[in-house]
Context: one part of a larger RNA
RNA sequence: AACGAACGCUGGCGGCAUGGAUUAGGCAUGCAAGUCGGACGGGAGUAGCAAUACUCCAGUGGCGAAAGGGUGAGGAACACGUGAGCAACGUGCCCCCAAGUUGGGAAUAGCUCCGGGAAACUGGAAUUAAUACCGAAUGUGGCCUCCGCCUGCAUGGGCGGAUGGCUAAAGAUUUAUCGCUUGGGGAUCGGCUCGCGUCCCAUUAGCUUGUUGGCGGGGUAACGGCCCACCAAGGCGACGAUGGGUAGCUGGUCUGAGAGGACGACCAGCCACACUGGGACUGAGACACUGCCCAGACUCCUACGGGAGGCUGCAGUCGAGAAUCUUCCGCAAUGCGCGAAAGCGUGACGGAGCAAUGCCGCGUGCCGGAUGAAGGCCUUCGGGUCGUAAACGGCUGUCACCGGGGACGAAUCCAAUGACGGUACCCGGGGAGGAAGCCACGGCUAACUACGUGCCAGCAGCCGCGGUAAUACGUAGGUGGCGAGCGUUGUUC
Numbered sequence: 001a002a003c004g005a006a007c008g009c010u011g012g013c014g015g016c017a018u019g020g021a022u023u024a025g026g027c028a029u030g031c032a033a034g035u036c037g038g039a040c041g042g043g044a045g046u047a048g049c050a051a052u053a054c055u056c057c058a059g060u061g062g063c064g065a066a067a068g069g070g071u072g073a074g075g076a077a078c079a080c081g082u083g084a085g086c087a088a089c090g091u092g093c094c095c096c097c098a099a100g101u102u103g104g105g106a107a108u109a110g111c112u113c114c115g116g117g118a119a120a121c122u123g124g125a126a127u128u129a130a131u132a133c134c135g136a137a138u139g140u141g142g143c144c145u146c147c148g149c150c151u152g153c154a155u156g157g158g159c160g161g162a163u164g165g166c167u168a169a170a171g172a173u174u175u176a177u178c179g180c181u182u183g184g185g186g187a188u189c190g191g192c193u194c195g196c197g198u199c200c201c202a203u204u205a206g207c208u209u210g211u212u213g214g215c216g217g218g219g220u221a222a223c224g225g226c227c228c229a230c231c232a233a234g235g236c237g238a239c240g241a242u243g244g245g246u247a248g249c250u251g252g253u254c255u256g257a258g259a260g261g262a263c264g265a266c267c268a269g270c271c272a273c274a275c276u277g278g279g280a281c282u283g284a285g286a287c288a289c290u291g292c293c294c295a296g297a298c299u300c301c302u303a304c305g306g307g308a309g310g311c312u313g314c315a316g317u318c319g320a321g322a323a324u325c326u327u328c329c330g331c332a333a334u335g336c337g338c339g340a341a342a343g344c345g346u347g348a349c350g351g352a353g354c355a356a357u358g359c360c361g362c363g364u365g366c367c368g369g370a371u372g373a374a375g376g377c378c379u380u381c382g383g384g385u386c387g388u389a390a391a392c393g394g395c396u397g398u399c400a401c402c403g404g405g406g407a408c409g410a411a412u413c414c415a416a417u418g419a420c421g422g423u424a425c426c427c428g429g430g431g432a433g434g435a436a437g438c439c440a441c442g443g444c445u446a447a448c449u450a451c452g453u454g455c456c457a458g459c460a461g462c463c464g465c466g467g468u469a470a471u472a473c474g475u476a477g478g479u480g481g482c483g484a485g486c487g488u489u490g491u492u493c
Base pairs, nucleotide, nucleotide: 001492002491003490005489006488007487008486009485012362013361014360015359016358017357018355019354025318026317027316029315030314031313034063035062036061039060040059042057043056044055045054046053047052070273071272072271080197081196082195083194084193085192086191089190090189094186095185096184097183098182099181100180101179102136104134105133112125113124114123115122116121141167142166143165144164145162146161147160148159149158150157151156171178172177199245200244201243206236207235208234211233212232213231214230216228217227218226248270249269250268251267252263253262254261255260275296276295277294278293279292298309299308300307301306326352328351329350330349334348335346336345337344338343365395366394367393368392375386376385377384378383399434401429402428403427404426405425409420437482438481439480440479441478442463443462444461448477449476450475451474452473458465459464
């Protein structure tokens, strides 16, 4: 000097930040992912004589749910950082270009009927729609096979051509769009590979059998012992292998003149994890925090047959701890998902609340006022000092308080739309009124006397004080320092 601090004493206001660092311990309750009727049939309601129109609802279907949010357990690794490579790859939504969108079929949820179950849930029958599902047609194209040309550092890549083979689609609304299919390009995001960098222990010296390489195959979007069969016997290591310990990495933060050292909270990028372990499914994308299956521990419900759950989301609770907040308001803004849109959803986010936790700002008055009052303390008893300090006189009005006005943030022709918030801010009002403490005073180190105590009680960062005159203990007066803080402890430089 610094801190995500804690503790003690004290505490007026505001702005901006920050706030579970320990038990990745257990969790009551509420909320945190929906949306589309302009994909589809149906049910209920409203208006109407009706056709029909509108609203709501569960279901089928589409997109989203792989984002956003949390945490740091694990991991010493291509995890991260940086620089390259992929002629070895993928990419929904978005943009551009080319072409197409023909004609059929069979089901199923819902609804209805009949059951089973305490529940979770579930069985049977009949019937129905689609942008759900399945054949067929067409093939600009694309893929496989063959040929030619051009080209690269290599495996190889690009272009053109030919016979044959394989391969697509979905409609809605209504006249204008939105969709759907195939192919090419782009953008974005991702996957993989490599060079270099990345803590401690040698009181860890040898390690390795899918191990190292090859041939062939499987698998993947893709290279690869990634996996498998066979063959060879290799591969790594004092330039530290292997083992053990510790740790999320980075931009950065703190300190320091710098070099360096220490750290990685908040914010941003990447990674990993989601009760513990394992697994795949769906999908453009997951091996998936609030999806599924299995096993385990734990908790809960049960009619004992069987079921349900996962806050390392936002609040909140218990526990452990020196220690870390409201079961708040709003989608008004920004952003995201869905939708043609209106809009809906969003504990992301925007705000408010609590905490002197930090930084910054402001205030607790200003001027005058000597009989140097009273009182305290000291005293050589003369006096000195607190001290212009107070009283007293004159003034000011920041903050707080009361009253009036009152935003920006809100856009898109107009109109409407603000959680914060009657907040900020402006004007007026009254009245010094409501607002100062903490630590130290032997030397280091700025600030001294008296009394008490008597190696006792105690102090102490180091040196050291205290055994009868203690500036070092305790109290008082005085003084010094900082000030809504001041000290102490811990940690880093």